[in-house]
Context: one part of a larger RNA
């Protein structure tokens, strides 16, 4: 390389957009590039194979024949398929119109509960905390309670196997701007499609830079306990951080551990958003699009999957090839750094 694979054994890039490339719907005609068939040229010798000959035989040498699959070239013919050219179509894709749902995104404004702090009142000796305690707070008046004020962060109930988003993710309310999806109608375009190496963008948390902010929580740190010890678990404090703006980082069990697209293959039941019916107005039937639970065929090493496939097929991409060494070293690229990415070998079992 071929082959076999990728839910859990090694293996699906975290997720999009998209370039090259690969692949690509129906019909007609043309042309004949691929393709197929016939003929010709070429295909050195030696070797290999077949039949002889010569060394006493054999190896060996030698003669003749066959063969030289292939590749290349010339020429003639065929035209189903693929490609090409021209034209047409509407089942893919898209546009238009009418509706619908939604924590989709960005910005601005705003609300109540709670927490902490401050001020004032009432009030008196405890309060906190724990398995039990202590550190801690409190007669300079705490805890509790009432009134007022300030600040920051997060949004109980609704809430759902619910919804939206490509993924990360998204949840008080209002407004502005804005992306996508679904259903119905068929008016239009007429294959405009699928995938996607490089590339480019997005990407939780933590971390980094500059400037703000800082209520609660809380790495580090300090103290109190526990213990043989306790650099922990428990308790009292507490700084980065958590929040905002801008800029980096680019990783996660980034998981459905399951790449994307299309077609086909029994059903039952719940739920979300539409459409069309029936009708007792609250149910019920059909049909799209999502999201769950079971289950047949089939698949699977088993577990399990099963129209949301891990079934049956096609196309494209990524990845795997015994364990350790190692996702490491070196080099390259990126980064302020932390580090990320690409990625071996010796040796060893």
């Nucleotide at each position: 390389c071929u082959g076999g694979g990728c839910g859990u054994a090694a293996a699906g890039c975290g997720c999009g957009c998209g370039u090259a490339g690969g692949c690509g719907g129906a019909u007609u005609a043309g042309a004949c590039a691929g393709u197929u068939g016939a003929g010709g040229g070429u295909g050195a010798a030696a070797u290999c194979c077949c039949g002889g000959a010569g060394c006493u035989u054999a190896a060996c040498u030698u003669c003749g024949g066959a063969a030289c699959u292939g590749c290349c070239c010339c020429c003639c013919a065929a035209u189903a398929c693929u490609a090409c050219u021209a034209a047409u179509c509407u089942a893919g894709a898209g546009u238009u119109c009418g509706g619908a749902a939604g924590a989709g995104g960005u910005g601005a404004g705003u609300g109540g509960a709670a927490u902490u702090c401050c001020u004032a009142g009432u009030g008196u000796a405890g309060a906190g905390g724990u398995g039990a305690a202590a550190u801690u707070c409190g007669u300079a008046g705490a805890u509790a309670u009432u009134a007022g004020g300030a600040a920051g962060a997060a949004c109980a109930u609704c809430a759902g196997a619910g919804g939206c988003g490509a993924a990360g993710g998204c949840g008080g309310c209002u407004c502005a701007c804005u992306g996508g999806u679904c259903c119905g109608a068929u008016a239009c375009u007429g294959a405009c499609g699928c995938u996607a190496a490089g590339g480019u963008g997005c990407g939780a948390a933590a971390g980094c830079g500059u400037g703000g902010g800082g209520a609660g929580c809380a790495a580090a740190c300090a103290g109190g306990a526990u213990u043989a010890g306790a650099u922990a678990c428990c308790c009292u404090g507490g700084u980065a951080g958590u929040c905002c703006a801008c800029g980096c980082c680019g990783u996660a069990a980034a998981c459905g551990a399951u790449g994307g697209a299309a077609g086909c293959u029994a059903g039952u039941u719940g739920u979300u958003g539409g459409a069309c019916g029936g009708u007792u107005u609250a149910c019920u039937g059909u049909u799209c699009a999502g999201u769950g639970a079971c289950a047949c065929a089939g698949c699977u090493a088993a577990c399990g999957c099963a129209u949301u496939a891990a079934g049956c097929u096609u196309c494209c991409c990524g990845c795997c090839u015994g364990g350790g060494g190692a996702g490491u070293a070196c080099g390259g690229u990126c980064g302020c750094a932390a580090g990320a990415u690409u990625a071996a070998a010796a040796c060893u079992c």

Small-subunit ribosomal RNA, central domain from an uncultured PS1 clade bacterium, 349 nucleotides, folded computationally.
It was read from a public genome assembly.
Its Rfam family is "Bacterial small subunit ribosomal RNA".